The RNA shown here (small-subunit ribosomal RNA) has 1433 nucleotides and comes from an uncultured organism.
The sequence is in RNAcentral, with records from ENA, Greengenes and SILVA.
Its mean pLDDT, the model's own confidence on a scale to 100, is 81.
[in-house]
RNA sequence: GGCUCAGAACGAACGCUGGUGGUGCGUUUUGAGCAUGCAAGUCGAACGAUCUGUGUUUUAACUUUCGUUAAGAAUUACAGAUAGUGGCGAACGGGUGAGUAACACGUAAGUAAUCUACCUUCGGGCGGGGGAUAGUAUGUGGAAACACAUAGUAAUCCCGCAUGUUUUUCAUGACUGUUUAGAGUGAUGAAAAAAAGAUCCUUCGGGAUCACCCGGGGAUGAGCUUGCGGUCCAUUAGCUUGUUGGUAAGGUAAAGGCUUACCAGGGCGACGAUGGAUAGCCGGCCUGAGAGGGUGAUCGGCCACAUUGGGACUGAGAUACGGCCCAGACUCCUACGGGAGGCAGCAGCUAAGAAUCUUCCGCAAUGGGCGCAAGCCUGACGGAGCGACACCACGUGAGCGAUGAAGGCAUUCUGUUGUAAAGCUCUUUUCUAUGGGAAGAAUAAUAUCUGGAGGUAAUGCCAGGUAGAUGACGGUACCAUAGGAAUAAGCCCCGGCUAAUUACGUGCCAGCAGCCGCGGUAAUACGUAAGGGGCAAGCGUUGUUCGGAAUCACUGGGCGUAAAGGGCGUGUAGGCGGCUAGGUAAGUGUGAUUUGAAAUCUUCAGGCUCAACCUGGAAAUUGGAUUGCAAACUGUCUAGCUAGAGUACGGGAAGGGAGACUGGAAUUCCUAGUGUAGGGGUGAAAUCUGUAGAUAUUAGGAAGAACACCGGUGGCGAAGGCGAGUCUCUGGCCUGAUACUGACGCUGAGGCGCGAAAGCAUGGGGAGCGAACAGGAUUAGAUACCCUGGUAGUCCAUGCCCUAAACGUUGUGCACUAGGUGUGGGAAGCACUGAAGCUUUUCGUACCGUAGCUAACGUGUUAAGUGCACCGCCUGGGGAGUAUGCUCGCAAGGGUGAAACUCAAAGGAAUUGACGGGGGCCCGCACAAGCGGUGGAGCAUGUGGUUUAAUUCGAUGAUACGCGAAGAACCUUACCAGGGCUUGACAUGCACUUUUAAAGGUAUGGUGACAUACCUGUCUGGUUAUCCAGAAGGGUGCACAGGUGCUGCAUGGCUGUCGUCAGCUCGUGUCGUGAGAUGUUGGGUUAAGUCCCGCAACGAGCGCAACCCCUACUGUUAGUUGCCAUCAGGUGAUGCUGGGCACUCUAGCAGAACUGCCGGUGACAAAUCGGAGGAAGGUGGGGAUGACGUCAAGUCCUCAUGGCCUUUAUGUCCUGGGCUACACACGUGCUACAAUGGCCGAUACAAAGAGUUGCGAUACCGUGAGGUGGAGCUAAUCUCAAAAAAUCGGUCUCAGUUCGGAUUGGAGUCUGAAACCCGACUCCAUGAAGUUGGAAUCGCUAGUAAUCGCGGAUCAGCAUGCCGCGGUGAUACGUUCUCGGGCCUUGUACACACCGCCCGUCACACCACCCGAGUUGGGGAUACCCGAAGUCG
Repeated sequence: GGCUCAGAACGAACGCUGGUGGUGCGUUUUGAGCAUGCAAGUCGAACGAUCUGUGUUUUAACUUUCGUUAAGAAUUACAGAUAGUGGCGAACGGGUGAGUAACACGUAAGUAAUCUACCUUCGGGCGGGGGAUAGUAUGUGGAAACACAUAGUAAUCCCGCAUGUUUUUCAUGACUGUUUAGAGUGAUGAAAAAAAGAUCCUUCGGGAUCACCCGGGGAUGAGCUUGCGGUCCAUUAGCUUGUUGGUAAGGUAAAGGCUUACCAGGGCGACGAUGGAUAGCCGGCCUGAGAGGGUGAUCGGCCACAUUGGGACUGAGAUACGGCCCAGACUCCUACGGGAGGCAGCAGCUAAGAAUCUUCCGCAAUGGGCGCAAGCCUGACGGAGCGACACCACGUGAGCGAUGAAGGCAUUCUGUUGUAAAGCUCUUUUCUAUGGGAAGAAUAAUAUCUGGAGGUAAUGCCAGGUAGAUGACGGUACCAUAGGAAUAAGCCCCGGCUAAUUACGUGCCAGCAGCCGCGGUAAUACGUAAGGGGCAAGCGUUGUUCGGAAUCACUGGGCGUAAAGGGCGUGUAGGCGGCUAGGUAAGUGUGAUUUGAAAUCUUCAGGCUCAACCUGGAAAUUGGAUUGCAAACUGUCUAGCUAGAGUACGGGAAGGGAGACUGGAAUUCCUAGUGUAGGGGUGAAAUCUGUAGAUAUUAGGAAGAACACCGGUGGCGAAGGCGAGUCUCUGGCCUGAUACUGACGCUGAGGCGCGAAAGCAUGGGGAGCGAACAGGAUUAGAUACCCUGGUAGUCCAUGCCCUAAACGUUGUGCACUAGGUGUGGGAAGCACUGAAGCUUUUCGUACCGUAGCUAACGUGUUAAGUGCACCGCCUGGGGAGUAUGCUCGCAAGGGUGAAACUCAAAGGAAUUGACGGGGGCCCGCACAAGCGGUGGAGCAUGUGGUUUAAUUCGAUGAUACGCGAAGAACCUUACCAGGGCUUGACAUGCACUUUUAAAGGUAUGGUGACAUACCUGUCUGGUUAUCCAGAAGGGUGCACAGGUGCUGCAUGGCUGUCGUCAGCUCGUGUCGUGAGAUGUUGGGUUAAGUCCCGCAACGAGCGCAACCCCUACUGUUAGUUGCCAUCAGGUGAUGCUGGGCACUCUAGCAGAACUGCCGGUGACAAAUCGGAGGAAGGUGGGGAUGACGUCAAGUCCUCAUGGCCUUUAUGUCCUGGGCUACACACGUGCUACAAUGGCCGAUACAAAGAGUUGCGAUACCGUGAGGUGGAGCUAAUCUCAAAAAAUCGGUCUCAGUUCGGAUUGGAGUCUGAAACCCGACUCCAUGAAGUUGGAAUCGCUAGUAAUCGCGGAUCAGCAUGCCGCGGUGAUACGUUCUCGGGCCUUGUACACACCGCCCGUCACACCACCCGAGUUGGGGAUACCCGAAGUCG
């Protein structure tokens, strides 16, 4: 610094699951299209007519009558129905959010610029005439929708006349009022404008009610205007011609360019006009500690819209969702001529989509329309239905109950599920059944009573009382009784964040995952199970919003190095601004009034059993407007001041800038002289230059550019930058003391100017240097570095460009906050003969440093400290300073400057390591100096590869390869082929059975394992001897055995290596935010972190060293098998013998060496150098001894062991084969190539070992290997055993040999059942390669290398290997380089750590985009043409 999570919310959707009730909510997508039904009618008390029924009257018939039947007519009466005329309503209610960035909305105002049906109140009025038309009838046209003609009719339909309280307009004049105006109230005159009836009552005069007309007021609703407020983009910067204003006219209910004519040239805009994108606005809702952010479902207010677009009519009101006209699209009907329609009303359908309901009941309540009323209408509304969609509430039982049941799971004991279950006792919310049963209903009509006003009376009017029909929901809420635990639990999670773990399965597969990340055979992360955790009729997931995120920071962030200071100045707008006094009151503070609808939120109460929900009161609504007061601060006005700023005067320093002129050194060139063979250049060379005379040197001349020394973390400038000298012009700075102006200041978006180098244009100039280019080298290549040349350019003038690591990576200005040191310029004081000096002060510049700050590094009066003012800039990395647009530029390019997509990081500072073809110091056979090898040959041996039935397995840079293997003919042996066995070749236990042994031998078959038969042999104990017990063997069965099968990346143990390198750590303390540091670094010294000194360290541990063993010297003790000086004996000879232990030696003990002594050096140290003495001198030599750790180093085939696998086989036994193969490659060795040698002869000197299944002497045989034979020896006694090189003498004479010995033939010896595959040795014969080994590479520093032989283990036999032993016996100046290591330091983008990390191309596959002859569709803009309905003329 980004990413991510835990919270809350939702008109949600999806998955699994689902008991009940209440209250809410329910097409967010397509303003897509709609079948069907319903959603706006009503009034007969406005009107005429038609029909039906009843009644009255009249006539006829019948009838004694009462009466019955029939007919017609009439008007009269009543009731009902229907279309039409007329009135009111249909502009409300209901839906939706497409458009709209606007006075659309919110809020506060204005209307002196307006209208308002029904309602209410007040005043007045209602006289008298006329006319038309629908319906209807007849006719015509048409499929229909419907239309036309003629005749005739009514009204509350329509039209004149009268009247005029009054209204409007005009004119005159008066009063009141306002900032203005067409305001209000009277008066006079002129003009214009009214009406309708119906019902009831009546004393017949009239009255009442409902209507009607005129006017004033109210209420309600609406229109218009204005201030302020709320989105994004400047990669939209200019917009505007009715545009801005005026005059006049028209128009409207009404102001107004609203419209027209004329006049003027205005109006808006960086405080964002114009344009584009998005969006209905608000009360509210969600979130948040708040400030904010998001949102505008349901409820409420406003607006807009009604299939798309346009238009008007009617009306109080519409430019009208369920009206009209026109045009378009779509659907339907049609007789093809023409017509009909509009669910964004309620239900419902189709399509779309992850997704959203019943074609329900009722007008009972609330509300609305009409009506005098009854009443009618009302998908508004009240209810029910569907949906866990949300919120709230309840339940799915309670108590006792341990054998801690069974089962499951895990497991070493055992634990857990778990009082959970079963069982016993209890309850009944819920459920089922039955019964009872509210409230929601108020009153209307009507009846009646009381009171009142007015009136002649009645109807009637006003106020009040009583009675009075009506329930969709629904037999619902609720209550009671009965029954019975009965009807009711799931979902997610358990690696960390984040509460909760185990087993099995799987094996980078299947899968998980919000981020980090899990899974490659022991997965707490996948799947399942058990257990656990969380929530619960829900639980998870997905989506979205806020939060956390102070991660856009107003509250509340930053910019030296993490992203971020403009390259620098000047200055406009803007922001901010010194001291004093007075005025004012815009900001500010404090009151008052009004508004901020209701609902919501908060709070106090109340009502549903609680809650959700509902109701009432309060508070809140942080806002706006008007107004009173205050005057500190800010603003503003006035008057002053001098501390900021500036001016004048004196003095001073400087590579500040511009122009002109001048100078010397150097370079190159030209000319001339001298002079001769090279010069030049490099790591080394070459290209190049030179006998046509170079380089060198001397003299003269020309040209251009740059200015050595002085020169300095020194000077000047705003930055870029400025360096020879003189003159002219010019800017800034510092300093001193006085005078003057009087805030004139700071910053600064845009603008303007300056702005290194390179580059561009034109014209000059061109010595040197020098991109490009050429050549020569280097190189695998070398389009580079190096060299020889060389064009632009570099220089000048003029004009562009405008960028840099333009950096102090640090914007400008002011103020404050410890010091010290240097340096440049000035001033003052002291002192002084002068120079030097001292003190104070100021402006620059540099270093160190306190406090503070900082993530740290660092910074620190020149701040990155503490504050103020203003500007610029940043918001994860990449994509990308790219694309695109605009703009600047002649161009190159510059300025401004994204997104898609992608990653979980990118980055800073510091830490510990590791690394560096970084540095310093030091060490090591590391190099060097040497000696001898390997690599070439032949052979041996191991490995790879190949082959094979098998060539068993492992080891693989150093640290595998004469390694495991101290010894493969069988065995070993693990491999292959074939053949056997299956409780097994081997161990233990149990059960049953059988035998008496065990053990040994023989025969037959078979290659053998094995099978069969036979023989010898016949256990121990007990008083019951046909018995019991034990032991042993065989058989059957069960447990199990067995596995050199896999995993060394599950392990123990052991081992290799760094490395016998000097290191690795800890406790306490201290320092650091921390990782960590210190100690362990430093100065010396050492083989050593060995020691000394110093030091915020002081101590300690594992390592080093020492202690142990061998060896070198001495003493002492002890002398047999060792030794033999002396004495004696003996032999051909020998310690052979007596004797002795002196010496050598043997093997115990002890001593000795410690930088102890002396001298030098060193810091009075540690130590080091030299010396003496000493057998040995500075750890004397060698060995054993291997710190913390590294390499997932090696080993499951030594052993042990988890897990997995196998069990008539991957076990076990046998025969034969293989591990011994052979084109080839490598490692390790042996023998050589010869004369320092080979061969022959002679002759010396060791050490360390081994030996009874053994070593085996003397002797004899054999050319020999060896054989015969057996003395001695269980070893200081005997044997192996001869040491060899060396020495002496002889021979060979440089050759493929008298070198070399491979190979092959023949003949043998030995071991062993057995030498074919496949042993060693001997003799005779044969006599290969090889003449010192390419590149490269190994070992070794002293008794070492080299060379010479001897012994041992393994072993029947079989070393050129391994492990030991002695004999002879060489070279090192030194640390530049190579390799490895240690310490300090430095850089780092590395940390599985340079075998690291990492960049780009290419190849292949896939995806997206671009280009591409073109082709096609959609949208927008502008100009012009045609033009419906309709309004006005």